[in-house]
Molecule: small-subunit ribosomal RNA
Organism: uncultured delta proteobacterium
RNA sequence: UAGAGUUUGAUCAUGGCUCAGAUUGAACGCUGGCGGCAUGCUUUACACAUGCAAGUCGAGCGGCAGCGCGGGGGCAACCCUGGCGGCGAGCGGCGAACGGGUGAGUAAUGCAUCGGAACGUGUCCCGUAGUGGGGGAUAACCCGGCGAAAGCCGGGCUAAUACCGCAUAUGCUCUACGGAGGAAAGGGGGGGAUCCGCAAGGACCUCUCGCUAUGGGAGCGGCCGAUGUCCGAUUAGCUUGUUGGUGGGGUAAUGGCUUACCAAGGCGACGAUCGGUAGCUGGUCUGAGAGGAUGAUCAGCCACACUGGGACUGAGACACGGCCCAGACUCCUACGGGAGGCAGCAGUGGGGAAUAUUGGACAAUGGGCGAAAGCCUGAUCCAGCCACGCCGCGUGUGUGAUGAAGGCCUUCGGGUCGUAAAGCACUGUGGAGGGGGAAGAACAGGUAGCGGGAACAAUACCCCGCUGCACUGACGGUACCCCUUUAGCAAGCACCGGCUAACUCCGUGCCAGCAGCCGCGGUAAUACGUAGGGGGCUAGCGUUGUCCGGAAUUAUUGGGCGUAAAGGGCGAGUAGGCGGCUUUGCAGGUCGGGUGUGAAAAACCGAGGCUCAACCUUGGGAUUGCAUCCGAAACCGCAGGGCUUGAGGUCAGAAGAGGAGAGCGGAAUUCCCGGUGUAGCGGUGAAAUGCGUAGAUAUCGGGAGGAACACCAGUGGCGAAGGCGGCUCUCUGGUCUGCACCUGACGCUGAGUCGCGAAAGCUAGGGGAGCAAACGGGAUUAGAUACCCCGGUAGUCCUAGCCGUAAACGAUGGUUACUAGGUGUGGGAGGUAUCGACCCCUUCCGUGCCGGAGCUAACGCACUAAGUAACCCGCCUGGGGAGUACGGCCGCAAGGUUGAAACUCAAAGGAAUUGACGGGGGCCCGCACAAGCGGUGGAGCAUGUGGUUUAAUUCGACGCAACGCGAAGAACCUUACCUGGGCUAGACAACAUCGGACAUCCCUAGAAAUAGGGCCUCCCCGCAAGGGGCCGGUGGUUCAGGUGCUGCAUGGCUGUCGUCAGCUCGUGUCGUGAGAUGUUGGGUUAAGUCCCGCAACGAGCGCAACCCCUGUCUCUAGUUGCUACCAUUUAGUUGAGCACUCUAGAGAGACUGCCCGUGUUAAACGGGAGGAAGGUGGGGACGACGUCAAGUCCUCAUGGCCCUUAUGUCCAGGGCUACACACGUGCUACAAUGGACGGUACAAAGGGCCGCUAACCCGCGAGGGGGAGCCAAUCCCAAAAAGCCGUUCUCAGUUCGGAUUGGAGUCUGCAACUCGACUCCAUGAAGGCGGAAUCGCUAGUAAUCGCGGAUCAGCAUGCCGCGGUGAAUACGUUCCCGGGCCUUGUACGCACCGCCCGUCACACCAUGGAAGCCAGUUGUACCGGAAGUCGGUGAUUCAACCCGCAAGGGAGAUAGCCGCCCAUGGUAUGGCUGGUGACUGGGGUGAAGUCGUAACAAGGUAACCGUAA
Repeated sequence: UAGAGUUUGAUCAUGGCUCAGAUUGAACGCUGGCGGCAUGCUUUACACAUGCAAGUCGAGCGGCAGCGCGGGGGCAACCCUGGCGGCGAGCGGCGAACGGGUGAGUAAUGCAUCGGAACGUGUCCCGUAGUGGGGGAUAACCCGGCGAAAGCCGGGCUAAUACCGCAUAUGCUCUACGGAGGAAAGGGGGGGAUCCGCAAGGACCUCUCGCUAUGGGAGCGGCCGAUGUCCGAUUAGCUUGUUGGUGGGGUAAUGGCUUACCAAGGCGACGAUCGGUAGCUGGUCUGAGAGGAUGAUCAGCCACACUGGGACUGAGACACGGCCCAGACUCCUACGGGAGGCAGCAGUGGGGAAUAUUGGACAAUGGGCGAAAGCCUGAUCCAGCCACGCCGCGUGUGUGAUGAAGGCCUUCGGGUCGUAAAGCACUGUGGAGGGGGAAGAACAGGUAGCGGGAACAAUACCCCGCUGCACUGACGGUACCCCUUUAGCAAGCACCGGCUAACUCCGUGCCAGCAGCCGCGGUAAUACGUAGGGGGCUAGCGUUGUCCGGAAUUAUUGGGCGUAAAGGGCGAGUAGGCGGCUUUGCAGGUCGGGUGUGAAAAACCGAGGCUCAACCUUGGGAUUGCAUCCGAAACCGCAGGGCUUGAGGUCAGAAGAGGAGAGCGGAAUUCCCGGUGUAGCGGUGAAAUGCGUAGAUAUCGGGAGGAACACCAGUGGCGAAGGCGGCUCUCUGGUCUGCACCUGACGCUGAGUCGCGAAAGCUAGGGGAGCAAACGGGAUUAGAUACCCCGGUAGUCCUAGCCGUAAACGAUGGUUACUAGGUGUGGGAGGUAUCGACCCCUUCCGUGCCGGAGCUAACGCACUAAGUAACCCGCCUGGGGAGUACGGCCGCAAGGUUGAAACUCAAAGGAAUUGACGGGGGCCCGCACAAGCGGUGGAGCAUGUGGUUUAAUUCGACGCAACGCGAAGAACCUUACCUGGGCUAGACAACAUCGGACAUCCCUAGAAAUAGGGCCUCCCCGCAAGGGGCCGGUGGUUCAGGUGCUGCAUGGCUGUCGUCAGCUCGUGUCGUGAGAUGUUGGGUUAAGUCCCGCAACGAGCGCAACCCCUGUCUCUAGUUGCUACCAUUUAGUUGAGCACUCUAGAGAGACUGCCCGUGUUAAACGGGAGGAAGGUGGGGACGACGUCAAGUCCUCAUGGCCCUUAUGUCCAGGGCUACACACGUGCUACAAUGGACGGUACAAAGGGCCGCUAACCCGCGAGGGGGAGCCAAUCCCAAAAAGCCGUUCUCAGUUCGGAUUGGAGUCUGCAACUCGACUCCAUGAAGGCGGAAUCGCUAGUAAUCGCGGAUCAGCAUGCCGCGGUGAAUACGUUCCCGGGCCUUGUACGCACCGCCCGUCACACCAUGGAAGCCAGUUGUACCGGAAGUCGGUGAUUCAACCCGCAAGGGAGAUAGCCGCCCAUGGUAUGGCUGGUGACUGGGGUGAAGUCGUAACAAGGUAACCGUAA
């Protein structure tokens, strides 16, 4: 040293992406009050107008253009005069090599740190010694000439601290040790003697500034070395002045620096060479640190100055504001020629996202010159601009609840903005006005005074020090202080889904948009856009970019490689790395101490100064480093000696598919020949192709040929791996064991390198039986370029040579040591025992399994480690693109090896968990199948639905689990739909107010609603006033109303899996965790029912039971029920009775309780007894956790949205009843187990006053009349029907069947036209038992028969109930469907209706190849060669020196020319890099395209790897 989000249904781990922090020379958006301190072209080292940025010295010189003074002339203008102050230009000196800018180049000629020797050094400091005496020129100036200009030429004069000799030489240089060579400059101030001079002045003296030679110092510079200093090996070899030597040259100096010769070296895997990028450092930013990134401002070094080259001058340059040349560009020009270089300060254009004033001053600091005053100084100090950064301050403070108004929200109560505002009381920073007003200033110099020094003749002069005084400020009337003034003039920005602090409303409706990641938005968005509110920061706030951090995500600190990415296919071995015991020495590493250095600034600590802070000043420490000296000697290293345990060897044994070659063998397949023999064989899921009457298959005999070696055979053996299997022989490698001895660390690993290396493949030549890519045919299939079948060629085999890859796997590199056991097996040795190696024990080597500690994300590994350690090698760093492209190397080819990027994604991947699923497995249930019985699907009709139609055919329900469902009853109503006619506070509710009735009834209009008129006129309480109720009218607004939308906003209710046996919890235990255990297992059950076992022990919701009906009995009760006995009657009718039935209340009864057997002695099961009933007696009610966003906003309730003279409401009519069709559910049938007719018997459960309705009468009948009885165990509906007894029909579209249609009626109802039911007469359709398919039912069930009820005026073939008659079958669990438990696989989790692959088509993106084209860079060869140094020459030219009287000569120099080198340039030819390119290759991405189904389950042919087609 802080983490978080994101892969999953969840989990752990791996791993990437993203965020929170800090940072900035920033930019952009919105906003902006003040001050301080800093910073400010990161891009075009692009081009530059204008001004300024380096001058100074008259105390070096000749002089004097201009100015001032003085003097002279002149009336004046003006002229003359260097006399003075001074000074342009010039000669000369010093400076200009500093200061200032920039970062192009440079990967080392650089920089940093530490050293070194062969050097230079102006000015400065300290010494030593000098400063004597001469000479000749030349600018300026004057004259003349050329030129547009820049400028130049010629002639003449002149000075010097300019130049040149001579003299001298302490020291200096050279030397052959004899000697030789080599200097200088003067200027200024003062001055008494003495001397010269007319004078001035000079000599002379003195002071001072200079000058010369030389020694030393300081500082600075040049050179050399060591170490460090980016990326690329898809750059592996580079080098000829190259490496060294010798001689010459050159430099201040070493040196191949240069040249000639000689030698052949030098550098490189510790990365040379080449390519790319880059100024380096102190530092800066970040970080816990180690590191990483960076190199603005400040400081040190380097490099550069338009581009390239070159030298000159000088102490210093190869020179930013110098020169020459070449080039590009710009400007001037009279076209002949010239001029220029802001990467100095400002400024301009351009580029760019972007970076300031053409300011002031030398007052301070510093620099140049000067003796000094001073001058110069875009260095610098200040000011200006910019919120670019850091720091500080302000925009008020206190009080103030009617919690104002207003906004927003609201559950409508209220909440919130909010003490916020207003109001009241204060304050006055900043701003404004006025006034005062610093510090920065002290030097130098001046002046006054004092002291000292040098030299003295000197009190001049000069020098040094001290003191006093006056002078000097760009900033700037600035900082600061005082007074006055008014709360007055001064707040924004982004954010509020999670990360991440902060929530609501409205709008929008996968649109518009947001987004750093995950992700938001498809009608209730805390995620978009506003608003209100809130959290955050604040003169700023956000965004974008950068770098570090988080990231242990390159891991030295501090990671990994069995399965996540990652062990090389295996070995031999080079370099390298690492290395046993002991002893001596050394001191490289190591350790300790000292010294030097580690610049300053920065950072840190202390102190101090600006009111604070930022900022600044000062002191300290630190600077982890390097160098050097001294010391230590354990360890590493080096050198020497020794040792035996590592390693190796000798000897004796042992096993083995170890390798290579040669030979031999039998079985089998195939083929050939012959025999026997006849119609098939073969093949498959089933077939066919194929073979066979020319004789197959089968069988016997003989022969040929190739390949492979059954049994033995074994998680047995051998080998490094690949791999190796009949037998024998030859050659040969390795290994193990044992005893003794020998060598003496000889070892381990191993980058490169070399070798080996399955299969497939390749080349050449053989060989070829079987098998068998390709290929042909047959099947399968929607297709079938497959799976299956029949054939069949390469190949498989051998020889020689390539290839060099595999899921080359233990997915596990090698070596060494250590660390519990148990049990097999192979090869040795030993012990014991024995007749005997038969057990047994010990030990070594190998090979397996199980398992502890430990490790691991888990799975697992576990002495054969994936444990604990050491050493060495290889490899990894998100997925895809891609093991691809390009390049290199290898290969005959196929291809191998090495191996990227753009682009794209927010994951990809591992292990384990829980589910779900499987054309996985096991166990078990269910009318699930099977076994049966009856149906549906065919017909007609009924009914529902779809579709269609329609003004409307209202709406909902859609696999099971919608479809005789909502609807237990659409003619009006219902009714929600359509058409038309009306109403608008409304049909209904609340409030206020008025009235007293309203209503019914009647009339008129109208289809009605409605409107008008008429008749009529209220109840309760109370004495009253009044109140209440009811009804009507009116009024206004807070409202009513909506079957309008959303069942995906909801409640409630319901369906379904499923009456399936499951679903969970607490505690404990196990696991890092999800989770597991319990609940699994052995039995058993209808059941997670029970028993046993068990790290579980208990518990809950379910199961069962408790409840209801029914089956038996008992008790109680006895009418309306019942009737045995006694009477009675037509009749339980009546009396009587309550026994029975029955009714309806309470009980009993059944519990595996008893017996036998089986079984773990259990649970339980089988059988039996008893019993009305037996193992849940039968039936019902009852439906766990949950699933299906299942159904319902049209039952009801309800959020939100929508309508409000209409989507509300009233009315009439119509529609929901349509009809080419399709489906579901039913009814009736097709007949004789039947139809028809007649007779006759037996129920249960219900309903009934707006009702059921008897008897009786009428009608063929529906029904009508009638009205008894009954508010029901009393009366009625009510006849039960099938059945039974008879008769008839006789197999036919019928005496079956009843549709349809005609006619006539009945009933209900305001009303049966659309559109009711029923009756009678007539009509008499389809239909003769139903294709594929499909449904129900296991007993009082199916089937069949009738009865009742709800709804209802009327209207069931539906629904809900009731009873009558009353079967068949179940071997069994293989299969279909559904379900339960366990287990297994999984790439599924929206969970198999899952997931997912590839081609093709379309769009977009980046990229490879490509005939070429273009550009850059670089190599080689040659040509050419400016300026210039050097060398040569030098007949041109030349004052100083020498000779000479001179002329002239000499010495020396020089123009010119020649030569070497060489920039730009040219020609030719290569390399590399980049751009572009018709066309072309693959790749990536993209809500709903095409074709198939490859993979994930045994994925339906197990999958995968290499290779070929």